Source information:
The RNA shown here (THF (Tetrahydrofolate) riboswitch aptamer) has 93 nucleotides. It was read from a public genome assembly, where an Rfam model found it.
RNA sequence: GUCAGAGUAGGGCCGGCGCGUCAAGUGCCAGCGGAUGGGAAGUUGCCGCUGGACGAAGGGAUCUCCCGCGUUGCCGGACCCGCAUCCGCUGCC
Numbered sequence: 001g002u003c004a005g006a007g008u009a010g011g012g013c014c015g016g017c018g019c020g021u022c023a024a025g026u027g028c029c030a031g032c033g034g035a036u037g038g039g040a041a042g043u044u045g046c047c048g049c050u051g052g053a054c055g056a057a058g059g060g061a062u063c064u065c066c067c068g069c070g071u072u073g074c075c076g077g078a079c080c081c082g083c084a085u086c087c088g089c090u091g092c093c
Stems, first nucleotide, its partner, number of pairs: 001093001003091003010080002013077006019070003028052007038087003058067004
């Protein structure tokens, strides 16, 4: 130097433990901010805060438990996808 490759964020699924069902959470819109392959830079995506619009599935029993429900939270697992460009890393020549 050539060629090839690995690694972020994320996604749904399964399992466990919770929360709500007395409506929080989730999802949608706007604004602001943040983190994001080892480095630079940055889009999609992700997270947080504020505001706005919308808005739900309860039932049973022994009264604090059971069966459900919520595009519900966290943790774990395997799987899927995966950061243009430059440098770096690994392998081959």